[in-house]
RNA sequence: CUCUUAUGAAGAGCGGUGGAGGGACUGGCCCAGUGAAACCCGGCAACCUUAAGUGUAAACCACUUAAAAGGUGCCAAAUCCAGCAGACAGCAGUUUGAAAAAUAAGAG
Numbered sequence: 001c002u003c004u005u006a007u008g009a010a011g012a013g014c015g016g017u018g019g020a021g022g023g024a025c026u027g028g029c030c031c032a033g034u035g036a037a038a039c040c041c042g043g044c045a046a047c048c049u050u051a052a053g054u055g056u057a058a059a060c061c062a063c064u065u066a067a068a069a070g071g072u073g074c075c076a077a078a079u080c081c082a083g084c085a086g087a088c089a090g091c092a093g094u095u096u097g098a099a100a101a102a103u104a105a106g107a108g
Stems, first nucleotide, its partner, number of pairs: 001108007013041001015040003021031003025083004042075003047071002049067007079100001084097005
């Protein structure tokens, strides 16, 4: 980098360093010297993981519950909203499914 599967309206500091940018992209709309990014500490969650239970002939398979030591991830706003297509409405708008991006696990 590519492919497969799963997930996303919950949750997370009034800390330190740092100094102007950030929210993937495009269009919006926002956040930011009352201090952006980044780094450190702190925290959240529970995908992998661990333990117990149930199913099972048995499970390294499925489900339930718990934990958080380890591997990741995350800590404004729904993945901030839309971006393609369908339905309703046919101005505005509502809604469903894709796409795209993100993360995890596996494969190449």

A computed fold for a 108-nucleotide RNA from Gracilibacillus alcaliphilus, annotated as SAM riboswitch aptamer (S box leader). Its mean pLDDT, the model's own confidence on a scale to 100, is 84. NCBI's taxonomy places the organism under Bacteria, Bacillota, Caryophanales, Bacillaceae, Gracilibacillus. It was read from a public genome assembly, where an Rfam model found it.